[in-house]
Context: one part of a larger RNA
RNA sequence: CCGUGGAGAAGGAACUAGGCAAAUUGUGGCUGUAACUUCGGGAUAAAGCCAACUGCAGUGAUGCAGUCUCAGUAAAAUGGUUCAACCAACUGUUUAACAAAAACACAGGGCCCUGCAAAAUCGUAAGAUGACGUAUAGAGCCUGAUACCUGCCCGGUGCUGGAAGGUUAAGGAAGCUUGUCAGCCGCAAGGUGAAGCUUGCGACCGAAGCCCCGGUAAACGGCGGCCGUAACUAUAACGGUCCUAAGGUAGCGAAAUUCCUUGUCGGGUAAGUUCCGACCCGCACGAAAGGCGUAACGAUCUGGGCACUGUCUCGGAGAGAGGCUCG
Numbered sequence: 001c002c003g004u005g006g007a008g009a010a011g012g013a014a015c016u017a018g019g020c021a022a023a024u025u026g027u028g029g030c031u032g033u034a035a036c037u038u039c040g041g042g043a044u045a046a047a048g049c050c051a052a053c054u055g056c057a058g059u060g061a062u063g064c065a066g067u068c069u070c071a072g073u074a075a076a077a078u079g080g081u082u083c084a085a086c087c088a089a090c091u092g093u094u095u096a097a098c099a100a101a102a103a104c105a106c107a108g109g110g111c112c113c114u115g116c117a118a119a120a121u122c123g124u125a126a127g128a129u130g131a132c133g134u135a136u137a138g139a140g141c142c143u144g145a146u147a148c149c150u151g152c153c154c155g156g157u158g159c160u161g162g163a164a165g166g167u168u169a170a171g172g173a174a175g176c177u178u179g180u181c182a183g184c185c186g187c188a189a190g191g192u193g194a195a196g197c198u199u200g201c202g203a204c205c206g207a208a209g210c211c212c213c214g215g216u217a218a219a220c221g222g223c224g225g226c227c228g229u230a231a232c233u234a235u236a237a238c239g240g241u242c243c244u245a246a247g248g249u250a251g252c253g254a255a256a257u258u259c260c261u262u263g264u265c266g267g268g269u270a271a272g273u274u275c276c277g278a279c280c281c282g283c284a285c286g287a288a289a290g291g292c293g294u295a296a297c298g299a300u301c302u303g304g305g306c307a308c309u310g311u312c313u314c315g316g317a318g319a320g321a322g323g324c325u326c327g
Stems, first nucleotide, its partner, number of pairs: 001322001004319001010313002014311001019308001027051005036041001038145001052067006080306005087298001092104002108143004113138002120129003148291002151223003156220002158216005165211003171205002175201002179197002183192003224242005251285001252282001263279005
C1' cells in the first nucleotide's frame, strides 16, 4: 500500500448526485396500538415494561423491595422506524453473463370471428393441432383487481349489410374481315371466288370487385379560428363571423406529460432548481394505445422526521492475511 474484521473522545449526515457503506433494531412474555380501510386488514403499527443478581415472604409457581462497579441477561442464525407523493391493484414473470422495473403476466372488462368436415394454425399433399372439445366452447385483438365512469365525430381508411344503376375479366357470340382453294371468266397476264380451314375485328351476353346506398369508433383514427362586448381597470356569462365529419364533455392538470420555467402563491429549511398543497396561461392531459380515485402489496422511484452511526469535521491507534525486503 491492498483487502478483511474489531473498538473509538466531542459532534452526529456537516459526507454525498443520493445516508452509498456502516451503525441502530432484532428473542420471549406482558401492556398498548393512529389515520385509513375493500372491514380481511393496517399491526410485530407506533410506544413502553420485564428477563440477571441480592434480601424478605412462600413447599412451590411467584410476589414485594433493592442493585456504585464488575459480572449477568433471548443470542450461531435474528425487523431500524415513521410521515407524505408518483407508478403499478395484488402473489407472480423477464433481458442465462451491465437493466428485476413503472416493462410482461394476471383475475376482471370489451369487441370481433367460429354451427363442427368449425373458425384459426402447420403442411405441396395425405394428414395433424384446435379437440376425443361444441358458443357457459374455441381462435384473434385491445384493456388490466375493485369503486365512480367511459362524452362528441362514420367526412377519410377498414370492416360489415345492400343490390337498382354505372364500370368490368376469362368465356360465349350475330355480323364483318384476311389468306388459301374447287369452280367460273380470260389467248395470256390476271380477275372473281362457294364450302372447309384460317387472320383480324366484333354489336350483344357476362361474376366478384370498384363506383354507389346504409351501418359500425372498448374498429384505424379525429375532437377549430378570428373579432367585439359589463358604469375604474381587468376579464368576458353574451354577440358576430369563417371553417369542419365533429370541434375535447366528466375528471385531472408546471404532471413519469410544462418549452418559456427555478411559472406564481402557500408549506417545510437560517437558507429548498428537488418535495408537498394550490392556481390554470394544458408550447404539446383526457376518457379501455382507457380517465380519475383507492385499502393492501413493492430488493421500484421522490421528498421529509426520529433513531443510529468513522459517511463526514479529521484523522489517529491497533489485529491478523497478502504485497514488500532479506534468506

This is a predicted structure of a 327-nucleotide part of an RNA (large-subunit ribosomal RNA, domain IV) from Paris polyphylla var. yunnanensis. NCBI's taxonomy places the organism under Eukaryota, Embryophyta, Magnoliopsida, Melanthiaceae, Paris polyphylla.